[in-house]
Context: one part of a larger RNA
RNA sequence: GGCGCAUGGUGAAUGCCUAGGCACUAGAAGCCGAUGAAGGACGUGACGAACCACGAAAGGCUUCGGGGAGCAGUAAGUAAGCAAUGAUCCGGAGAUAUCCGAAUGGGGGAACCCAAUACCGCGAGGUAUUAUCAAGAGCUGUUAAGGCUGUUGAAGGAAGACGCAGUGAACUGAAACAUCUAAGUAGCUGCAGGAAGAGAAAGAAAAAUCGAUUUCCCAAGUAGCGGCGAGCGAACAGGAAAGAGCCCAAACCAGCUGGCUUGCCAGUUGGGGUAGUAGGACUGCAAUAAAGUACUUGAAGCGAUAGCAGAAUUAUCUGGAAAGAUAAGCCAGAGAGGGUGAGAGCCCCGUAAGCGAAAUUGCAGAGAGACUUAGCAGGAUCCUGAGUAGGUCGGGACACGAGGAAUCCCGAUUGAAACCGCGAGGACCAUCUCGCAAGGCUAAAUACUAACUAGUGACCGAUAGUGAACCAGUACCGUGAGGGAAAGGUGAAAAGAACCCCGGAAGGGGAGUGAAAGAGAACCUGAAACCGUGUGCCUACAAGUAGUCAAAGCACAUUAAAGUGUAAUGGCGUGCCUUUUGUAGAAUGAACCGGCGAGUUACGUUAUGGUGCAAGGUUAAGUCAGAAAAGACGGAGCCGGAGCGAAAGCGAGUCUGAAGAGGGCGAGAGAGUAUCAUGACGUAGACCCGAAACCAAGUGACCUACCCAUGACCAGGUUGAAGGCGUGGUAAAACACGCUGGAGGACCGAACCCACGUGAGUUAAAAAUCGCGGGGAUGAGUUGUGGGUAGCGGUGAAAUUCCAAACGAACUUGGAGAUAGCUGGUUCUCUCCGAAAUAGCUUUAGGGCUAGCCUCGUGUGAAUGAUAAUGGAGGUAGAGCGCUGUUUGGACUAGGGGCCCGUCAGGGGUUACUGAAUCCAGAUAAACUCCGAAUGCCAGAUAUCAAUGCACGGGAGUCAGACUGCGAGUGAUAAGAUCCGUAGUCGAAAGGGAAACAGCCCAGAUCACCAGUUAAGGUCCCCAAAUCUAUGCUAAGUGGAAAAGGAUGUGGAGUUGCGUAGACAACUAGGAUGUUGGCUUAGAAGCAGCCACCAUUUAAAGAGUGCGUAAUAGCUCACUAGUCGAGUGACGCUGCGCCGAAAAUGUACCGGGGCUAAGCAUAGUACCGAAACUGUGGAUGCAUAUCAAAGGAUAUGCGUGGUAGGAGAGCGUUCUGAGAGCGGCGAAGUUAGAUCGAGAGGACUAAUGGAGCGCUUAGAAGUGAGAAUGCCGGUAUGAGUAGCGAAAGAUAGGUGAGAAUCCUAUCCGCCGAAAGACUAAGGUUUCCUGGGGCAGGCUCGUCCGCCCAGGGUAAGUCGGGACCUAAGGUAAGGCCGAGAGGCGUAGCCGAUGGACAACAGGUAGAGAUUCCUGUACUGAAAUUGUUCGAUAAGAGCAAAGGAGGGACGCAGGAGGCUAAUGACGCAUGUAGCUGGAAAAACAUGUGCAAGCAGUAAGAAAAAAGAUGAGUCAAAUGCUUAUUUUUAGAUUUCAAGCUGUGACGCGGAGUGAAAUCAAAGUAGCGAAGGUCAUGAUGUCACACUGCCAAGAAAAGCUUCUAGCCAGAGCAAUUUUACCCGUACCGCAAACCGACACAGGUAGUCGAGUGGAGAACACUCAGGUGAGC
Repeated sequence: GGCGCAUGGUGAAUGCCUAGGCACUAGAAGCCGAUGAAGGACGUGACGAACCACGAAAGGCUUCGGGGAGCAGUAAGUAAGCAAUGAUCCGGAGAUAUCCGAAUGGGGGAACCCAAUACCGCGAGGUAUUAUCAAGAGCUGUUAAGGCUGUUGAAGGAAGACGCAGUGAACUGAAACAUCUAAGUAGCUGCAGGAAGAGAAAGAAAAAUCGAUUUCCCAAGUAGCGGCGAGCGAACAGGAAAGAGCCCAAACCAGCUGGCUUGCCAGUUGGGGUAGUAGGACUGCAAUAAAGUACUUGAAGCGAUAGCAGAAUUAUCUGGAAAGAUAAGCCAGAGAGGGUGAGAGCCCCGUAAGCGAAAUUGCAGAGAGACUUAGCAGGAUCCUGAGUAGGUCGGGACACGAGGAAUCCCGAUUGAAACCGCGAGGACCAUCUCGCAAGGCUAAAUACUAACUAGUGACCGAUAGUGAACCAGUACCGUGAGGGAAAGGUGAAAAGAACCCCGGAAGGGGAGUGAAAGAGAACCUGAAACCGUGUGCCUACAAGUAGUCAAAGCACAUUAAAGUGUAAUGGCGUGCCUUUUGUAGAAUGAACCGGCGAGUUACGUUAUGGUGCAAGGUUAAGUCAGAAAAGACGGAGCCGGAGCGAAAGCGAGUCUGAAGAGGGCGAGAGAGUAUCAUGACGUAGACCCGAAACCAAGUGACCUACCCAUGACCAGGUUGAAGGCGUGGUAAAACACGCUGGAGGACCGAACCCACGUGAGUUAAAAAUCGCGGGGAUGAGUUGUGGGUAGCGGUGAAAUUCCAAACGAACUUGGAGAUAGCUGGUUCUCUCCGAAAUAGCUUUAGGGCUAGCCUCGUGUGAAUGAUAAUGGAGGUAGAGCGCUGUUUGGACUAGGGGCCCGUCAGGGGUUACUGAAUCCAGAUAAACUCCGAAUGCCAGAUAUCAAUGCACGGGAGUCAGACUGCGAGUGAUAAGAUCCGUAGUCGAAAGGGAAACAGCCCAGAUCACCAGUUAAGGUCCCCAAAUCUAUGCUAAGUGGAAAAGGAUGUGGAGUUGCGUAGACAACUAGGAUGUUGGCUUAGAAGCAGCCACCAUUUAAAGAGUGCGUAAUAGCUCACUAGUCGAGUGACGCUGCGCCGAAAAUGUACCGGGGCUAAGCAUAGUACCGAAACUGUGGAUGCAUAUCAAAGGAUAUGCGUGGUAGGAGAGCGUUCUGAGAGCGGCGAAGUUAGAUCGAGAGGACUAAUGGAGCGCUUAGAAGUGAGAAUGCCGGUAUGAGUAGCGAAAGAUAGGUGAGAAUCCUAUCCGCCGAAAGACUAAGGUUUCCUGGGGCAGGCUCGUCCGCCCAGGGUAAGUCGGGACCUAAGGUAAGGCCGAGAGGCGUAGCCGAUGGACAACAGGUAGAGAUUCCUGUACUGAAAUUGUUCGAUAAGAGCAAAGGAGGGACGCAGGAGGCUAAUGACGCAUGUAGCUGGAAAAACAUGUGCAAGCAGUAAGAAAAAAGAUGAGUCAAAUGCUUAUUUUUAGAUUUCAAGCUGUGACGCGGAGUGAAAUCAAAGUAGCGAAGGUCAUGAUGUCACACUGCCAAGAAAAGCUUCUAGCCAGAGCAAUUUUACCCGUACCGCAAACCGACACAGGUAGUCGAGUGGAGAACACUCAGGUGAGC
């Protein structure tokens, strides 16, 4: 280390439970609000926070009832209390009810700020009123516009429901899409009500019918509409629920008012009157009783909102506990349910049947009031709803898409009639029928359920059920709209562990409680993953999908069984799923475990099965009753019973037809219907998960783009434009030079802005940064604050760029479960059968439909297949070349070409040229055939074998196929290519063989066996079986890869030479002569080349086979002789071999060893070898037979591989009914076991557990998990790995349980235009003190921005408000718009701007321009003093009006002054460890505000008078014109300086007493001069220049209108509201998820060097970076 066992941890499954949900039923209810709602903010308790309750009368107050003993909410504890004089509690009615919110006095960033008027109060203050709009009324005004006063009403919310109306999508479906559909749906909007809407016929109809509306059933998926596609889809009649009808306008009459044209008109009030068989007015007659109501009020009654009362049990046993068991009883109009220490009719609460209300209120409603209604006749006259009905054009609604289109409604435009009238009856006309428009009201039956009461469930039980069982719309995320969790259980009772021990604590061990602590608060049960400990067996030469089969050893002892655990060793063996022709696949998916997770439901259709009735079957809505059941009634309607025809129609027939013909469809056969279950289909999301997208309504410009308003910022250096001045120059200019000047999208370069290069980083320090360089840096510059523009859009110096880390169309919610011919996933078992990857069509090719192939049922009944034999048709293989083509050679030759002759031309001859046709010979073809098989196909009597076939009906799947052999095409007679045919196998097939190897060979697995026989293939070892027999071959490891080509490899069978007359080979010898053949050649002599190749001598010898030479020569061969002595050449054929033969990790082309057979060939025998066959024993399907007759049993025969798929039979889970049971003497669950069953699965035993649970049978389903990159939770692995986020610490001391990290000290570092100081935004207590150390802090921690407790922010003058206005917002009236709403005037709001009064010092642990000390200023009031004026000779005040002013740009340069700094002087202190140093050394210090008074560098400006005009009223004011006088006098502005403030403060330094503590503390306190440099500060946008020409309003001053009797000045006294104020603030406190190398507006910003705010080093100050 592996397996097993035992025992723990972690973890939370499972079981049980339920406090919460879900779905319904019944009743009641269906609104609240200016008398201030819904919803909130903030408070209220003796005690912190929260929920709940309540509201400054605040854990409550008053009263009326109930009730009757304790109360004091959740919620323990302490304190202080209340209660029989009746508390707490429950109910009815009241009081109070802060602030926000319609919010309503004005404003506003909700819960805040600021008022006015009247009254009350000494006062602080209190109370009341004050918004807008609408409609009436009154007053004013001109009868206008407008204003004022008062009355009534509205607004806003909800229940995400129901209703009516306005507006109105898209995805989707149509397999695309446009009419159409989705759908008048979703959404938005307006307005309601308890319901709404509709409603008493100008109706429906077609019978001489009905009689308002609404809803249900049915008619009916009918009539119809419809790219006549997809789809859409009535109405009448019939059956039910409920029932209810009325009122005006008009004619006419009367009154009143008005008008005039004086007898009419108009208005108004009352009467009258309301119909279609017309009615009414009018005229005449009659009538006073009855009927009714939806209006008002309402006795008694019955309810609602608290309640009362309510029968009956004990003992024993077990047990912690009795309600259990046993025994004996009792009650019941009560045996519903819950609780009580386990199952309780009789213990408790209740339940049944009864009873009950001071107050408020509901129902129906006697009665009363009020109101309404009514007869007959006449037929002269009058009335009966007008810009209406209707027409035309354009739309919409009607089921009806413009259609023949009636009907209804809009817009535009036309435009009637008048009862002798008008409308409708689906164009239109006539007849007939029905009705009476152009006015109005109307209950019930119907729809829905947030909240209340009572209940129910074959609903859930903590991953379920609401998102939410728990302090949940919470925590958290987001700017926002919006999104949105997790999380239940001690025990009967806290009896919640006193005390002791270890430890700093946490925690643990004892003790104790309890039935149990292994129920200890991280608490019931406590599975698995995962992590341990102990132990039995095994394991250190071993190669391994990890199991399975066999098996010794060791250890043990059980549900007693051929036992269990482990296992040396051996055989075999490449996971699962999905998708595929095919996966171990290196194709997909899964880290592991647990839980959850997918064919359902409704309504139709169809088939099968069951049941009922049957020529019939059956009810629907509804009614009755009832327990939400069952039941009874209900016959409307539906299906069947008759068909044919286009129809009229006829009818066992009918249609066609002239027909009585023929033909078509029917009848004659006879079964249906209702319901339940199952299969399938249709419509619905329809098996589950999954888009990118489309549309609607909203939310976003805190990021970013652009714009608007108002503010801010840019060290330093350089260059030197225009212009000016001077000189020269010119007639004058021009021009030149010098000086001055200071322009510029000028130059260099910090801050600031940007982002070009490169490196780093890339699970980062950072979701865009860092390092080093880079670009711009007075401009089209950068930036703050406040605003604007919004998705069918904005914005864009333009990149499709940006619009909150996302943009070719943002985000959020909804339509919505969009759609997905696409991918993935789809959960228990067994049995029977079992495919396809093809055809046709398809905007079709990876989809679909029909057919083919499968299955199940019914029928038919051998109709079917194979083989043999027989008979047929045919044109393939082959063959052939007569045909059609192609084609070679030859013969022959027309024609053509060449040459020649020749002619005027015609012509002729010839030819190694070409050549049709013909002939001969030889070939060739898928689209040739004079021929022609095998096989296949067809047929029917027969034979043998098999048991099929066909028809109809239910259900499918399949339409990607693969390889091998054979036959073809394409291709290259390439492909593991492609496409057909045919057969096989795989697919869907395991077993044996081929080493391994879907498709090849053998063979088709029902199960078991330690039986046998074989197939393919094998028999030396791995490895079962022959080292078998016989005969050959191979020598190459050929076997055990390959071609053309090559070779004297070797075997066999041949053909043909030579050979004892001596072959072949070898050796010896010869190889000659004419001749150097001729030619050629410089030469050519056998041998450069050409021609010829003769002859002679010979045994033989070429006018020469090679080598060789300049040419000769030389060597050699052929050929001959000799020696030798028997075979030797050549040529093809054939068996087996050889060469040809080079690749990449390693032999690696027999499976390995190895083999000379253990290779190859032939013949033979034996053996091995599979899930084949056989044997033995089981299981099961079908058929048949027998027995039994209900299932069944037995025998025989044939079967039992299987994907998609069809059919059948079962197991298990949850719940329900019934029956019978189990359980504290121990249920479920969990753990373990060697048990039973063919399986899914079922028992039993032991332990744990501590309260419920099986079985049988029937029923109902949220019913079975391993996979969906599934969801949720837990736990591993990687791994003690990466990392610990820019940077310097060391030493000593202290504290402490513990110190690298905390504190102190000393050294040493770092920043120093910051890493110092102030301040805005933002944060919101982080600030200070005392404690603490679980968690947070990337380590540690005694420490902290952490946790706990306590404390801390003080203002007339600072900032904001009580003042003003900009952009912009809002907006009375107003304008526009379906609505919502949009625009906008006055006004109001709105700082980033204008206006506005305090400075210095001190002080605590934390506050200071706020407290204190000192010295000031601003406003108001009072008092005192003084002055002026007091009834007009008028002091003074003064507008919401008129004016002035406020009031404004940029750049540049010069000057004054100051801050600041330095030096010298002065004061105080110091004294040397190391070479020197008592000085001309060193160190430190060397100041003070506002205010008041004086002075002042300077700068700017004109001032006064008169007369006109203007200033919407007036003016003495202002503006302007003319004119007169005066002038740098005067006026205004202004830093600074001096004095004072200050006999003060501060100040280096010095320095106590003293304690528990409070020390460098209290106290004392020197010097304080001069010079230099000198700002970016200030004078001051003052001046100069320039062009882009640079806010508004108020405060303030003045003028009158007007007001008025007191007013002004000085001093003193008094008074002065609300909010902010702590702390961080370039950062550990803000924005970036972090204690994050990023970002963040403004102010001050020292010294030396330096131009400088660069850079380097340093002051003050800060800091050493959390390993």
Large-subunit ribosomal RNA, half A from Lactobacillus gasseri 202-4, 1667 nucleotides, folded computationally. Rfam family: Bacterial large subunit ribosomal RNA. The full RNA is in RNAcentral, with records from SILVA. The coordinates come from a structure-prediction model, not an experiment, and the mean pLDDT is 84.